RNA sequence: GCAUCUGUAGCUCAAUGGUAGAGCGUCACGCUGUUAACGUGGGGGUUAUUGGUUCGAGUCCAUUCAGGUGCG
Numbered sequence: 001g002c003a004u005c006u007g008u009a010g011c012u013c014a015a016u017g018g019u020a021g022a023g024c025g026u027c028a029c030g031c032u033g034u035u036a037a038c039g040u041g042g043g044g045g046u047u048a049u050u051g052g053u054u055c056g057a058g059u060c061c062a063u064u065c066a067g068g069u070g071c072g
Base pairs, nucleotide, nucleotide: 001071002070003069004068005067006066007065010024011023012022013021018055026042027041028040029039030038048064050062051061052060
């Protein structure tokens, strides 16, 4: 340099173009001699950037950035 894949919560990952979720973690409460475990609930998101298509985009298209892989 070329090709290709990935980018979503603190971490690991979902989500058929139609309300962005789960597990773990975290916080609060319950449970109790206390902790752990268990149960219930809460908070936490510019879906990497900038545009485009669409009534509607995490999803489709382009671009840039970052990372992985292959080739040279």
Description:
Model confidence (mean pLDDT): 81 of 100. This is a predicted structure of a 72-nucleotide RNA (transfer RNA) from a bacterium. The RNAcentral record of the sequence draws on ENA. Its Rfam family is "tRNA". By type it is a transfer RNA.